Background
Model confidence (mean pLDDT): 83 of 100. Predicted 3D model of an 84-nucleotide RNA (transfer RNA) from a Methanomassiliicoccales archaeon. Its Rfam family is "tRNA". The sequence is in RNAcentral, with records from ENA. The source organism's lineage runs through Archaea, Methanobacteriati, Thermoplasmatota, Thermoplasmata and Methanomassiliicoccales.
[in-house]
RNA sequence: GCCGAGGUAGCCUAGCCCGGAAAGGCGGUAGCCUCGAGAGCUACUGGAGGUAACUCCUCGGGAGUUCGAAUCUCCCCCUCGGCG
Numbered sequence: 001g002c003c004g005a006g007g008u009a010g011c012c013u014a015g016c017c018c019g020g021a022a023a024g025g026c027g028g029u030a031g032c033c034u035c036g037a038g039a040g041c042u043a044c045u046g047g048a049g050g051u052a053a054c055u056c057c058u059c060g061g062g063a064g065u066u067c068g069a070a071u072c073u074c075c076c077c078c079u080c081g082g083c084g
Stems, first nucleotide, its partner, number of pairs: 001083007010026004020067001027045006046057004060076005
């Protein structure tokens, strides 16, 4: 240099083809249980602001298309594998 796979909340992953609600698990917090802990069960759990109702923001970075982008288009960055 060329080809391929990938980057999504603290971690792992789905969603992407065919645009319309940030989904699941792990982990975490609180409670129940226990002498205590573990296991089990229940609830909550991306971030910020707010007493609350609620509002705003977030899919590697930027731009574009669109009423609307994690998803489509373009440029760039990073990781892994292959070729040379």